[in-house]
């Protein structure tokens, strides 16, 4: 120094301001509603704000790949369920969790610098899982979760 094996520790950023008024409250009028007035969206408008991990001759949210989110298939406990059975056990085309595998998975151009950037630097632009809730990239929630992948450490080989 390179690959291996074990452990351990880390691994997501963002809503502020104006207006609007679903809905609800009150009060009048006196109907199946009418009018005033209060409260009222981080979801709506207007602008505001964020960008996971690896690799790509140069630095990427939109260039290629990797994760999460769903959702399907296969296997399946020593765990639960159902059968049998005093009981051990035994039997199950039965289930979670775990593993394997597979679907699904958004969005960019223009101009400049260079030997090279859809990455820089300048213009204009677009993205952004389920589930709650007044319609959510920014609140809540699954989730004190899981996880691309980093970083350390010890062994043991070259």
């Nucleotide at each position: 120094g390179a690959g291996g094996a074990u452990u351990u520790u880390c691994a997501g950023g963002g809503c502020c301001a104006g207006g609007u008024g679903a809905a609800u409250c009150u009060c009048a009028c006196g109907u199946u509603g009418u009018g005033a007035g209060g409260u009222a969206a981080g979801u709506c408008c207007u602008g505001a704000c964020c960008g996971g991990c690896g690799g790509u001759u140069a630095u990427a949210g939109c260039c290629c790949g990797c994760g999460a989110c769903u959702c399907g298939c296969c296997g399946c406990a020593u765990c639960c369920c159902c059968u049998u059975c005093u009981a051990a056990g035994a039997g199950g085309u039965g289930g979670c969790a775990c593993g394997g595998u597979g679907a699904c998975u958004g969005a960019a151009u223009c101009g400049g610098u260079g030997a090279a950037a859809u990455u820089c630097c300048g213009g204009u632009g677009c993205c952004g899982a389920c589930g709650g809730u007044a319609u959510a990239g920014u609140c809540c929630g699954g989730a004190u979760g899981g996880a691309a992948g980093a970083a350390a450490a010890u062994c043991g080989c070259u």

Predicted 3D model of a 158-nucleotide RNA (FMN riboswitch aptamer (RFN element)) from Spirochaeta sp.
The source organism's lineage runs through Bacteria, Spirochaetota, Spirochaetales, Spirochaetaceae and Spirochaeta.
The coordinates come from a structure-prediction model, not an experiment, and the mean pLDDT is 77.